[in-house]
């Protein structure tokens, strides 16, 4: 260089174009406990950047950036 993968909450991760973007765990508050644990509610943080198509993008397209497997 040339092929391919990935990119979403703090962390791992999910979402056939229909989504009002979820789950677990972490964090904050409450319940309940003799105190701590458990367990149960309730908030908190969101799609890497720019662009196009589409009613409607995370998703599909172009270009870019990081990272990452393979060729050489």
């Nucleotide at each position: 260089g040339c092929c391919g993968g990935a990119a979403u909450a703090g962390c791992a991760c999910a979402a056939u174009g229909g989504c009002g973007a979820g789950u677990g765990c972490a964090g904050g508050g409450g319940a309940c406990u003799g105190u701590g644990g458990a367990u149960c509610c309730c908030c908190c943080u969101g799609u890497c950047c720019g662009g196009g198509u589409u009613c409607g993008a995370g998703u599909c397209c172009c270009g870019g950036u990081u990272c990452u497997g393979g060729c050489c």
Molecule: transfer RNA
Organism: Candidatus Micrarchaeota archaeon RBG_16_49_10